[in-house]
């Protein structure tokens, strides 16, 4: 000089635990439209990409047995269901520089 990697935050899936909801145009997750934040490998700098929040919208769960005089509980579903957590893949749009190995 020049070629090769490395690492983050998250995201996807599967498994554990703990819970909510299952009462009807309702929960909650996805999806649509608009605003608006945030965060992006050691350092700078960053979207037409990702999170995520409010607001509109179209959509939308399953109940089932058992116990009990009752109230209520218990247990198996259900819901693109929350959070914790283990594994496993994926992973800085991009630049700039730096770090490793090799020329």
């Nucleotide at each position: 000089u020049g070629c090769a990697g490395a690492g983050u935050a998250g995201g996807c899936a599967a498994g554990u635990g703990u819970g909510u909801g299952u009462c009807u145009u309702u929960a909650g997750u996805g999806c649509c439209g608009g605003a608006g934040a945030u965060a992006c490998a050691g350092g700078g700098a960053g979207u037409u990409g990702a999170u995520u929040u409010c607001c509109g919208g179209a959509c939308g769960a399953a109940a089932a047995a058992c116990c009990g005089a009752a109230a209520g509980g218990u247990u198996u579903g259900c819901a693109g269901u929350a959070c914790a957590u283990u594994u496993g893949c994926c992973g800085c749009a991009u630049c700039c520089c730096g770090c490793u190995g090799c020329u």
Description:
The prediction has a mean pLDDT of 77. A computed fold for a 103-nucleotide RNA, annotated as THF (Tetrahydrofolate) riboswitch aptamer. Rfam family: THF (Tetrahydrofolate) riboswitch aptamer. About the family: Tetrahydrofolate (THF) riboswitch was first reported for Ames et al. as an RNA motif in 5' untranslated (5'-UTR)regions of folate transport and biosynthesis genes in Firmicutes genomes. The sequence was found by an Rfam model in a public genome assembly. Of the family's consensus pairs, 83% are formed in the model.